[in-house]
Context: one part of a larger RNA
């Protein structure tokens, strides 16, 4: 774990209140009791009592009215009737009240054969080892003291058996044992250990005191009863189908995981003619998004003017003057606000008309909920963190199955009434795992980038595509050849500065094709290479920017391990664009069934349109069991129930036929009444 049996809304009541049935109605009813009887019960007396037929006020009272009032107002509460009795049936109330379930509290009683501490009376403590006081003896003293040497047999001494305990380990741990077993360890003449009688009792004992211990039980023992204690809490509450379907929200709570009242859900009745919803169109109020600030309030760059204030100058001192300082006002300019607005949408609201649609209200009866959460948006709060936290508005999920996203409550697409070996789509997808394109067409990536989780500042002569511009057959660009010079080491500086440390400049000027008073390396300073620039050879395109498409680096976690994998490079990858498939419980198609609604019907029933996801929860309609009533003047040893296989109605709880077993009782139908249905309660008792 499993199988069988039991195992949870039940009863009473002069109670309440709603619906239903039937009686009789301004009434309606009869308890208790009595008679009668065919003894389950019914039938006939029996008005005692209750309920209704008037209320309205605190009372006198008054009355279709009455109280409040001075009031003949005005208001509140009533008047214009329907009830009551009995049966069923929902809720509700008292009661154990659907079931089990505490720790606890009060009582009355039992225990000290364990154990704790006491009292009375016995018992035990192999062996060994130190050797205290005293005491003799000798020495010493003036006597004492005091030394030695014997004797001696003291001690909460010491070593270590019994006995007693219980230090460290390992073993054991459904044990050999509900506290042990081995080694090891500790007292071991004592506050030792032990027998036997006895003594203290539950808020009490007893305690060298651990809240220990008081019969394997101790922050108050164990046993009966109050007693089915309460338990806003946990866990479960048993057969079938049909219809309809929520809530996780306000407001208040010794409230916050609980309840009351509304809000949402169902059933049943009621009236209106239409109040509910939606689109259209018109009219309307506002102060949001945005905007804007020489339109306030606050706050703000920068300049300009320029009050005030610092600082300098000036002077005894007053006046003056300057300022690359702070800076009000004011101008220009630039930008901000949720608790600013000179303005201002859109939506949502509100009314009115027309269309669509079929809701809505309103009483009654029953309810469940009152932990809600994802996602997209608009906001708080938080870090414009969170699968955070508060609100709003909208969907879902919750209570929704299917089909993509690999796998995934709430993403996407779709709302499962049943059945079909049909068809058409959605979302998404078509190389294989896999149903469908190894499809067209253009292009792009060389990173296995990417093939559905994410990546950023900054780099990047990867590559395509597009603009701007300049150089080039009067030869560009890049390579090679070969010059790259003279006054001159300009000047100054300087130990030295000769193109090159570092200043200065009309950085001139001369040959010249070119050729810096010089772009780098170099020297201590020169030399030295080297570039700018020129020719020459070559012989056609070479550069810069600026926008962009895809890529690359930046790029770090723990199996290879984040295309679902295999795999894949003019893709099976990006983009564009086009077709055709595939794909769902979506739609269609055939058949079949149910709700509601209209119509026809007396109904059965028919035709139309429509409806069938559900979970708390509400309403309906069945099947089973067991008993009883009445009836089939039923079955049945020619085989009842039960078992167990088959084969068949029903949508389903189940029903009927029938084989074998079995070996004596059982059924249909049509009404009644329940100890009326089990998977779960760490449910209970037996079995495996």
């Nucleotide at each position: 774990u499993c199988c069988u049996a039991c195992g949870a809304g039940u009863u009473a009541c002069u109670c309440c209140u709603c619906a239903u049935u039937g009686g009789c109605a301004a009434g309606g009813u009869u308890a208790a009791g009595a008679a009668u009887u065919u003894a389950a019960g019914g039938u006939u007396c029996g008005a005692a009592g209750c309920c209704g037929a008037a209320g309205c006020g605190a009372a006198a009272g008054c009355g279709a009215g009455u109280c409040u009032g001075a009031a003949u107002a005005g208001g509140g509460c009533g008047c214009a009737u329907a009830g009551u009795c009995a049966g069923u049936g929902g809720g509700g109330g008292u009661a154990g009240a659907c079931g089990c379930g505490a720790a606890a509290c009060c009582u009355u009683g039992u225990g000290a054969u364990c154990u704790a501490c006491c009292c009375a009376u016995g018992g035990u403590c192999a062996g060994g080892u130190u050797g205290a006081a005293g005491u003799u003896c000798c020495g010493g003293u003036a006597a004492c003291a005091c030394g030695g040497a014997a004797u001696g047999g003291a001690g909460g001494a010491c070593c270590g058996a019994a006995c007693u305990g219980g230090u460290a380990a390992a073993c054991g741990u459904u044990g050999a044992a509900a506290a042990g077993u081995u080694u090891u360890c500790a007292g071991a003449u004592g506050a030792a250990c032990u027998g036997u009688g006895g003594g203290u009792a539950g808020g009490g004992g007893u305690g060298a005191a651990a809240g220990g211990c008081c019969a394997a039980u101790c922050a108050a023992a164990c046993u009966g009863g109050g007693a089915a204690a309460u338990a806003g809490c946990u866990c479960g509450u048993a057969c079938u189908c049909c219809c309809c379907g929520a809530a996780a929200u306000g407001c208040a709570u010794u409230u916050a995981g609980g309840u009351g009242c509304a809000g949402c859900g169902u059933u049943g009745a009621u009236a209106u003619a239409g109040a509910g919803u939606c689109u259209u169109a018109u009219a309307g109020a506002g102060g949001u998004a945005g905007a804007g600030c020489u339109a306030c309030u606050g706050a703000u760059u920068g300049g300009a003017c320029u009050a005030g204030g610092g600082g300098g100058c000036u002077u005894c001192a007053c006046c003056g003057c300057c300022u690359a300082c702070c800076a009000a006002a004011u101008c220009c300019u630039g930008a901000c606000a949720a608790a600013c607005u000179c303005c201002g949408a859109a939506u949502g609201c509100u009314a009115u008309a027309a269309g669509a649609u079929a809701u809505g209200a309103u009483c009654a009866g029953c309810a469940g909920u009152g932990a809600g959460g994802g996602u997209a948006u608009g906001g708080g709060u938080g870090c414009u963190a969170a699968g955070g936290u508060c609100c709003a508005u909208a969907u879902c999920c919750g209570a929704g199955a299917g089909g993509g996203a690999a796998a995934g409550a709430a993403c996407c697409c779709a709302g499962a009434c049943c059945a079909u070996c049909a068809g058409c789509u959605a979302a998404g997808g078509u190389c294989c795992c896999c149903a469908a394109a190894u499809a067209u067409a253009u292009a792009c990536u060389a990173a296995g980038u990417u093939g559905a989780a994410c990546u950023a500042a900054c780099g990047u002569u990867g590559u395509g595509c597009g603009g701007u511009u300049g150089c080039a057959u009067u030869g560009a660009c890049a390579g090679c050849u070969a010059g790259g010079a003279u006054g001159u080491u300009g000047g100054c500086u300087u130990g030295g500065a000769a193109g090159c440390a570092g200043c200065c400049a009309u950085u001139c000027a001369u040959u010249u094709a070119a050729a810096g008073a010089g772009u780098g390396c170099g020297u201590a300073a020169c030399a030295g290479c080297u570039c700018a620039c020129u020719a020459g050879u070559c012989g056609a395109g070479c550069g810069a920017u600026c926008g962009u498409g895809c890529g690359u680096g930046g790029a770090u976690a723990a199996u290879a391990a984040a295309c679902g994998g295999g795999c894949a490079u003019u893709a099976a990858g990006u983009a564009u664009a086009u077709u055709a498939c595939c794909g769902a419980a979506g739609c269609u198609a055939u058949g079949g069934a149910u709700u509601u609604u209209a119509c026809a019907g007396u109904a059965a029933u028919g035709u139309a349109a429509u409806c069938u996801g559900g979970u708390a929860g509400g309403g309906g309609a069945g099947c089973a069991u067991u008993c009883u009533a009445u009836u089939c003047a039923g079955c049945g040893u020619a085989g009842a129930a039960g078992g167990u296989g088959u084969g068949u109605g029903g949508u389903g709880a189940u029903g009927c036929a029938u084989g074998c077993u079995g070996g004596a009782g059982c059924g249909g139908a049509u009404a009644g009444a329940a100890a009326a249905g089990c998977a779960a309660a760490u449910g209970u008792a037996g079995g495996a």
Predicted 3D model of a 688-nucleotide part of an RNA (large-subunit ribosomal RNA, domain II) from Chitinophaga pinensis. Its Rfam family is "Bacterial large subunit ribosomal RNA". Its family is annotated with ribosome and structural constituent of ribosome in the Gene Ontology. The sequence was found in a public genome assembly.